[in-house]
This is a predicted structure of a 90-nucleotide RNA (c-di-GMP-I-GGC riboswitch aptamer) from Alicyclobacillus cellulosilyticus.
The model forms 95% of the base pairs in the Rfam consensus.
It was read from a public genome assembly, where an Rfam model found it.
Its Rfam family is "c-di-GMP-I-GGC riboswitch aptamer". On this family, see Kulshina et al., Nat Struct Mol Biol 2009: "Recognition of the bacterial second messenger cyclic diguanylate by its cognate riboswitch".
Lineage of the source: Bacteria > Bacillati > Caryophanales > Alicyclobacillaceae > Paenalicyclobacillus.
RNA sequence: AGUGAAAAAGGCAAACUAGCGGAAACGCUAGGACGCAAAACCACGGGUCUACGGACGCAAAAGGCGUCUACGAUCGCCGGGUUGCCACUG
Numbered sequence: 001a002g003u004g005a006a007a008a009a010g011g012c013a014a015a016c017u018a019g020c021g022g023a024a025a026c027g028c029u030a031g032g033a034c035g036c037a038a039a040a041c042c043a044c045g046g047g048u049c050u051a052c053g054g055a056c057g058c059a060a061a062a063g064g065c066g067u068c069u070a071c072g073a074u075c076g077c078c079g080g081g082u083u084g085c086c087a088c089u090g
Stems, first nucleotide, its partner, number of pairs: 001089004011036002016031006034076001040082003044079003047074003053069006
């Protein structure tokens, strides 16, 4: 410097359960392992999810209902950027 076939010293931890936070998506902590060679970090592009609020419409006595909307969420959806462990090859 290149690569991640095999391996695994060290590492992360899906679903699910409990507690806490949040309107929700979801997050954090503990347990737990489906998996992961960046499943470390950054919401920059696309995707997806949510809709408190907002817009429009419906209904209307009131409560309400529907559609759209990110400034919210997801980096364990894809791409991009940054940093790094181990092994192999040169």